[in-house]
RNA sequence: UUUGAAAAGGGCAAACCCGUCGUGAGAUGGGGACGCAAAGCCACCGGUCCAGCGCAGUGUUGCGCAGGAUGGCGGGGCUACCGAAA
Numbered sequence: 001u002u003u004g005a006a007a008a009g010g011g012c013a014a015a016c017c018c019g020u021c022g023u024g025a026g027a028u029g030g031g032g033a034c035g036c037a038a039a040g041c042c043a044c045c046g047g048u049c050c051a052g053c054g055c056a057g058u059g060u061u062g063c064g065c066a067g068g069a070u071g072g073c074g075g076g077g078c079u080a081c082c083g084a085a086a
Stems, first nucleotide, its partner, number of pairs: 001085004011036002016031006034072001040078003044075003047070004052065005
């Protein structure tokens, strides 16, 4: 530097259930494991989602603005254990 076939020590924890917080998307603690080699960290770009306001439209829609959520949607940035190969 590349890589995750096998191995070891381990790590994280989806759905679901309970408590708390939030208008909401969701977050968080506990239980629980579907998975994960960065499922460690960062909302920078795109996506998706939420609620608010405005505009348009004969209804659950579209567009715009300013916020928010998601890192277990993709890209990007930073850092890192063990093994293997060069």
c-di-GMP-I-GGC riboswitch aptamer from Povalibacter uvarum, 86 nucleotides, folded computationally. The model forms 91% of the base pairs in the Rfam consensus. Model confidence (mean pLDDT): 84 of 100.